[in-house]
Context: one part of a larger RNA
């Protein structure tokens, strides 16, 4: 730009793309068929591991420079709270992200190939083929998934008609930049702030006890109580306080 009013939405499906799955054992068919016998299957059914694909994170496990606690050395006069030294180290650790963890991983239908057949003549006979017709494979089309009207044969259907997009603004189930989706007061889109639900492990300071030091005047590590406290939270909620005003 096209699609011969514009626009919002929800579709068909030409084509195109595809992991549609591969292997082992087991049980059961069956001590059957099969064979003097000794031996000894498959067809279908069921269950398991494994490899490779998809997808998920309740549990396990891994990561967690969100957090939370211990601590070393030096810095901020002391206390407390804090900087830096790889995240200074150690012990943990929610969400997300992830395997080592959970879930799928198909019947079936049409056409055939090699093959195997029926009928059958040319060629009184025989012959699956020459007319005809019936099987038959992880291959091929379908079926189950994705994209897809620029499929110029430019397709349907509902709706709306200044309708409606776009930009600003708050954000994320998105995302490199664009895009995409969720809100903008007729409102829970994010914060803040309650409250669930979680993470660490019991705060500061105040009281008590106390090993040792000691110039006898003190000082004092640690220890308990206050205290499942103190801090914090990428998770669910409720709540218009704050920002989405006006444009």
């Nucleotide at each position: 730009c096209g699609c011969c009013u514009g626009g919002u939405g929800u579709u068909u499906g030409a084509u195109g793309g595809a992991a549609g799955g591969g292997g082992u054992c087991c049980u059961u068919u069956a001590g059957u068929a099969c064979g003097a016998g000794a031996g000894g299957a498959a067809c279908g059914a069921g269950g398991a591991c494994u490899c490779g694909g998809g997808g998920c994170c309740a549990c396990u496990a891994g990561u967690u420079u969100a957090c939370c606690a211990g601590u070393u050395g030096u810095c901020u006069g002391a206390c407390a709270a804090g900087g830096c030294a790889a995240a200074g180290c150690u012990g943990g650790g929610u969400a997300g992200c992830c395997a080592c963890g959970c879930c799928c991983u198909g019947a079936g239908g049409g056409a055939u190939a090699a093959g195997a057949g029926c009928u059958g003549a040319a060629a009184g006979c025989a012959u699956c083929u020459a007319a005809g017709c019936u099987c038959g494979a992880a291959g091929c089309c379908c079926g189950c998934c994705c994209a897809a009207a620029g499929a110029c044969g430019a397709g349907a259907c509902a709706c709306c008609a200044u309708a409606g997009a776009a930009c600003a603004c708050u954000c994320g189930u998105a995302g490199a930049a664009g895009a995409c989706g969720a809100g903008u007061u007729u409102g829970a889109u994010a914060g803040a702030c309650u409250g669930c639900g979680g993470a660490u492990g019991u705060a500061a300071g105040u009281a008590c006890g106390a090993a040792g030091c000691u110039u006898c005047g003190g000082c004092g590590a640690c220890g308990u109580a206050u205290u499942c406290a103190g801090u914090c939270c990428a998770g669910c909620a409720g709540c218009a306080c704050u920002a989405a005003u006006u444009g």
Background
Predicted 3D model of a 247-nucleotide part of an RNA (large-subunit ribosomal RNA, domain VI) from a Methanobacteriota archaeon. The sequence was found in a public genome assembly. Its mean pLDDT, the model's own confidence on a scale to 100, is 83. NCBI's taxonomy places the organism under Archaea, Methanobacteriati, Methanobacteriota.